[in-house]
RNA sequence: GGGGUUGUAGCUAAGUGGUUAAGGCGGUCGAUUUGUAAUCGACAAAUCAGGAGUUCAAAUCUCUUCAACCCCU
Numbered sequence: 001g002g003g004g005u006u007g008u009a010g011c012u013a014a015g016u017g018g019u020u021a022a023g024g025c026g027g028u029c030g031a032u033u034u035g036u037a038a039u040c041g042a043c044a045a046a047u048c049a050g051g052a053g054u055u056c057a058a059a060u061c062u063c064u065u066c067a068a069c070c071c072c073u
Base pairs, nucleotide, nucleotide: 001072002071003070004069005068006067007066010025011024012023018056027043028042029041030040031039049065050064051063052062053061
C1' cells in the first nucleotide's frame, strides 16, 4: 500500500428495512432468611463507534472517517 471481519447497556449478546432495540451476568429496591448466600418479583441503564446519503420508514442498505483483529504484498 491492497483486501476482509468486527463495533449494540458496566460485561456479554440477539436483532439483515416496519410496535416501545430481546436475553444472560452484573446494579438498585422489595419478598424470603436470625444474618449472608441461593431463590422469587419489580425497576433503572443502549437514540446501536462518529458523520453524510437513500427511503414514507435505517441498528439493518450505500459512502466516508475512526478503532480492534486477520490475510496478502
The RNA shown here (transfer RNA) has 73 nucleotides and comes from a Gammaproteobacteria bacterium. The sequence is in RNAcentral, with records from ENA. Lineage of the source: Bacteria > Pseudomonadati > Pseudomonadota > Gammaproteobacteria.